[in-house]
């Protein structure tokens, strides 16, 4: 770059030691009953991948490669729109090429 999907889903332990929710601005939350990182465990999920099949399909099983594990991608910001888990574009994310 391109394509896809992003209202679900699953956390404890150790070490550390003040920030953290991708920047920027507004909110609005997390956090010394321990933030960010690392490391180990365990978990989600089901894109790649292996398998299965009178059925081949928007299917079923596994879980090797990755991802992830507060809060809708927490939430708004630009267009429509006008009260709706509103659409849509940018932005960023993850996967496959």
């Nucleotide at each position: 770059u391109u394509u896809a999907u992003c209202c679900a889903g699953a956390g404890u332990g150790g070490c550390u030691g003040a920030g953290g929710g991708a920047a920027c601005a507004g909110g609005c939350c997390c956090u010394a009953c321990g933030a960010a990182g690392c490391c180990a465990c365990a978990g989600c999920a089901a894109c790649c991948u292996g398998g299965c099949c009178c059925g081949c399909g928007a299917g079923c099983c596994a879980a090797g490669g990755u991802g992830c594990u507060a809060c809708c991608u927490c939430c708004u910001g630009c267009c429509c729109a006008g009260u709706a888990c509103g659409g849509g574009a940018g932005a960023g994310a993850u996967a496959a090429a």

Overview: Predicted 3D model of a 97-nucleotide RNA (SAM riboswitch aptamer (S box leader)) from a soil metagenome.